Overview
Transfer RNA from a Conexivisphaerales archaeon, 74 nucleotides, folded computationally.
RNA sequence: GGGGACGUCGUCUAAAAGGGCAGGACGGCAGGCUCCAGACCUGCUGGUUGUGGGUUCAAGUCCCACCGUCCCCA
Numbered sequence: 001g002g003g004g005a006c007g008u009c010g011u012c013u014a015a016a017a018g019g020g021c022a023g024g025a026c027g028g029c030a031g032g033c034u035c036c037a038g039a040c041c042u043g044c045u046g047g048u049u050g051u052g053g054g055u056u057c058a059a060g061u062c063c064c065a066c067c068g069u070c071c072c073c074a
Stems, first nucleotide, its partner, number of pairs: 001073007010026004019057001027045006050066005
């Protein structure tokens, strides 16, 4: 230099063919239980879906450019 895959809450992970408050698990906080803690139960807490544009009535999902990670070729 050429080609490809991926980027979603603090972490991990769903959402194929666009359709509507982006869901789940773990974590965190509060309460219950307990002598205390753990486990268990209840509630709460969470995201500008990497960035910027575009298409569309509507974009995590489609298109373009960039950024980052990984892989292949040279």
It matches the Rfam family "tRNA". Rfam's curators write: Transfer RNA (tRNA) molecules are approximately 80 nucleotides in length. Their secondary structure includes four short double-helical elements and three loops (D, anti-codon, and T loops). Further hydrogen bonds mediate the characteristic L-shaped molecular structure. tRNAs have two regions of fundamental functional importance: the anti-codon, which is responsible for specific mRNA codon recognition, and the 3' end, to which the tRNAs corresponding amino acid is attached (by aminoacyl-tRNA synthetases). tRNAs cope with the degeneracy of the genetic code in two manners: having more than one tRNA (with a specific anti-codon) for a particular amino acid; and 'wobble' base-pairing, i.e. permitting non-standard base-pairing at the 3rd anti-codon position.